[in-house]
The RNA shown here (TPP riboswitch aptamer (THI element)) has 90 nucleotides. Model confidence (mean pLDDT): 75 of 100.
RNA sequence: ACAAAUAUGCGGGGGUGCCGAAAGGCUGAGAUCAUACCCUUUGAACCUGAUGAGGCUAAUACCUCCGAAGGGAGCUGAAAAACCCCGCGA
Repeated sequence: ACAAAUAUGCGGGGGUGCCGAAAGGCUGAGAUCAUACCCUUUGAACCUGAUGAGGCUAAUACCUCCGAAGGGAGCUGAAAAACCCCGCGA
């Protein structure tokens, strides 16, 4: 110096279950407003398939498959460092 990435800024998308009379308990980043959490095309955040199949559990929760299936929401973009090239010195 170049390319890419990232930070930042401005947006956008998504879910909020199961058991229980209640209190509460379970898993998880998040379980109905948290002004939070997650995801944003390099897209499993999330939806359809699905009242799906197998396992497990107190549980329709949870785990795996389904899934090289189908959908699904973006623009901007530094500084520093690394790699590479040139010059100088030892």